[in-house]
RNA sequence: CGCUUAAUCCCUGACAGGGCCACUUGUCGGGGAACCGGGGAACCACCAAAUUCCCGGGGUGAAUCGGAACGGCUGGCAGCUCACCUGGCUGUCUGGCCGCCCGUAGGGCGACUUCCCGGCCCGAACCCGUCAGCUCACCCGGUAGGCGUCUGAGGAAGGAA
Numbered sequence: 001c002g003c004u005u006a007a008u009c010c011c012u013g014a015c016a017g018g019g020c021c022a023c024u025u026g027u028c029g030g031g032g033a034a035c036c037g038g039g040g041a042a043c044c045a046c047c048a049a050a051u052u053c054c055c056g057g058g059g060u061g062a063a064u065c066g067g068a069a070c071g072g073c074u075g076g077c078a079g080c081u082c083a084c085c086u087g088g089c090u091g092u093c094u095g096g097c098c099g100c101c102c103g104u105a106g107g108g109c110g111a112c113u114u115c116c117c118g119g120c121c122c123g124a125a126c127c128c129g130u131c132a133g134c135u136c137a138c139c140c141g142g143u144a145g146g147c148g149u150c151u152g153a154g155g156a157a158g159g160a161a
Stems, first nucleotide, its partner, number of pairs: 001148004008033011034143006044133001056131001057128004065103003070099005075093007106122004110117001112158005
């Protein structure tokens, strides 16, 4: 200086350090603006019926959904073994979950913005706690973290200086 993201800016109290006595740095607090998220009327939606299941439901976020093989764990059923419980083995439900891998809804990056073009990436993680549709007023909360670079491989239009 730039990227992701809401995650930035301003004022101020106490304490400590530095200082050219203008100020400045750090820690712990307070307040405001801006941005973000949640709860929360009316109206609307849902609430009816049918089938299946018996697995709560919901939120932030781009982070959803699908798939065969392999490996692991585990459930039901059947058979075998064991004197019996238990345990073990086989098969099946092409069961469930996890890992690995491949895709995918969707998301990010080319240093003013948009479009074109192009390649490279992400496609997680966490929270609430039986509870919440939307939602005026109103109420509550957050402003973390993680990365990259030393002039960037592009083209067009517009804007700014």
Molecule: c-di-AMP riboswitch aptamer (ydaO/yuaA leader)
Organism: uncultured Thermasporomyces sp.